A computed fold for a 127-nucleotide RNA from Affinundibacterium nitidum, annotated as Glycine riboswitch aptamer. NCBI's taxonomy places the organism under Bacteria, Pseudomonadati, Pseudomonadota, Oxalobacteraceae, Affinundibacterium. Of the family's consensus pairs, 90% are formed in the model.

RNA sequence: CUCCCCUACUCUGGAGAGCGGUAGCAGUGCAAAGUAGAAUCGCACUGAACUACCCACCGAAGGUGCGACGAGAAUCGUUGAAACAUGAAUCUCGUAAUCUCUCAGGUACCAGGACAGAGGGGUAACG
Numbered sequence: 001c002u003c004c005c006c007u008a009c010u011c012u013g014g015a016g017a018g019c020g021g022u023a024g025c026a027g028u029g030c031a032a033a034g035u036a037g038a039a040u041c042g043c044a045c046u047g048a049a050c051u052a053c054c055c056a057c058c059g060a061a062g063g064u065g066c067g068a069c070g071a072g073a074a075u076c077g078u079u080g081a082a083a084c085a086u087g088a089a090u091c092u093c094g095u096a097a098u099c100u101c102u103c104a105g106g107u108a109c110c111a112g113g114a115c116a117g118a119g120g121g122g123u124a125a126c127g
Stems, first nucleotide, its partner, number of pairs: 003127001006122002009119005018055001020054005025047006056107003062103001063101001065099001069094005075088004
């Protein structure tokens, strides 16, 4: 210096599961009363948004948990003078995922989205 590993940015692709219920709130209409015109009150409809509560569900933001394996500890057995070696199970620590849990998040569109491809970049050690 270059590459690998790692990585932010940009573009593209990217699954799953309720358009749930009740109430509030908002809007619209009707009725009644009243009026210069209204507000209040009653009924109905709408709302995939917002608020609260409840039920059902999804897993691919994030997060939780675990295995082989590695390290350490002491116990028992075998060999052995001992150290050591070796076998067994136990305990502790480290340790993976698209597995798991559904805490978080999500269940029209939008947004988000693990992951993948591409672009020009960044970059410590080891190689």